c-di-GMP-I riboswitch aptamer from Betaproteobacteria bacterium UBA1934, 88 nucleotides, folded computationally. The model forms 100% of the base pairs in the Rfam consensus. The coordinates come from a structure-prediction model, not an experiment, and the mean pLDDT is 87. NCBI's taxonomy places the organism under Bacteria, Pseudomonadati, Pseudomonadota, Betaproteobacteria.
RNA sequence: ACUGAAACAGGGCAAACCGUGCGAAAGCCCGGGACGCAAAAUCACCGGCCUACCGCCGCUCGACGGCCAUGGCAGCGGGAUCACCAGA
Numbered sequence: 001a002c003u004g005a006a007a008c009a010g011g012g013c014a015a016a017c018c019g020u021g022c023g024a025a026a027g028c029c030c031g032g033g034a035c036g037c038a039a040a041a042u043c044a045c046c047g048g049c050c051u052a053c054c055g056c057c058g059c060u061c062g063a064c065g066g067c068c069a070u071g072g073c074a075g076c077g078g079g080a081u082c083a084c085c086a087g088a
C1' cells in the first nucleotide's frame, strides 16, 4: 500500500422513537434509547435526494397553487483526508 473471509485486542459510533432547545421547513444540538455500521471518523468537490422562509409568476385572492437554494442530508452513491486490530 492492499484486504476485512473467519476470527483476536481495546473498544467506538448510534437508526427509529421519546423529551428539552433552535429553525419557516428540511433538519440540527443536548439527554434517553439501539436499528444497524470496519470507517455510521472528517469534508458539500461531483451526482442524487429533502425543504421553500424570502423572491418571482399565477389565481376562484384562500391559512391558495407553481417555480426556485444561498438552506439541509456524510446512516444515498462517488471522491478527498486521517485512522485501530489482524494478515486468507
Base pairs, nucleotide, nucleotide: 002087003086004085012037013036017032018031019030021028022027035075041081042080043079045078046077047076048073049072050071055067056066057065058064